[in-house]
RNA sequence: GCGGCUGUAGUCUAAUGGCAGGACUUGAGCUUCCCAAGCUCACAACGCGGGUUCGAUUCCCGCCAGCCGCACCA
Repeated sequence: GCGGCUGUAGUCUAAUGGCAGGACUUGAGCUUCCCAAGCUCACAACGCGGGUUCGAUUCCCGCCAGCCGCACCA
């Protein structure tokens, strides 16, 4: 350099052209003599830019980052 795949809360992971779900973590409450565990509630996310569309996280283009393969160099 070329090709392919991936990018969603602090972490892991779903779904979808129409309010983005779950688990762990975190915070509050309940419970308990205390801690842990358990229960309830809450906070928190679609990599960036552009295009299409009434509407884009989803489709298209470019870029960035990661992984894999190939090529190049030595």